RNA sequence: GCACCAUUAACUCAACUGGAUAGAGUCGCCGGCUUCGAACCGGAAGGUUGCGAGUUCGAGUCUUGCAUGGUGCA
Repeated sequence: GCACCAUUAACUCAACUGGAUAGAGUCGCCGGCUUCGAACCGGAAGGUUGCGAGUUCGAGUCUUGCAUGGUGCA
């Protein structure tokens, strides 16, 4: 230098062929249980879907530029 893949909650990951309010687990918080705690049970909170632009009635998803990381080739 070229090609491909990944980027979504604090962390690990879903999200079907473009379609309804983007979900789950973990951590943290609140409560229950317990003598206290762990485990277990319940609840609430937590998101600029890496950053822009485009296409579309509608974009996490498609196109494109950039950034970061990874793999391969030279």

Predicted 3D model of a 74-nucleotide RNA (transfer RNA) from a Clostridia bacterium. The organism belongs to Clostridia, within Bacteria. The coordinates come from a structure-prediction model, not an experiment, and the mean pLDDT is 81. The sequence was found in a public genome assembly. Its Rfam family is "tRNA".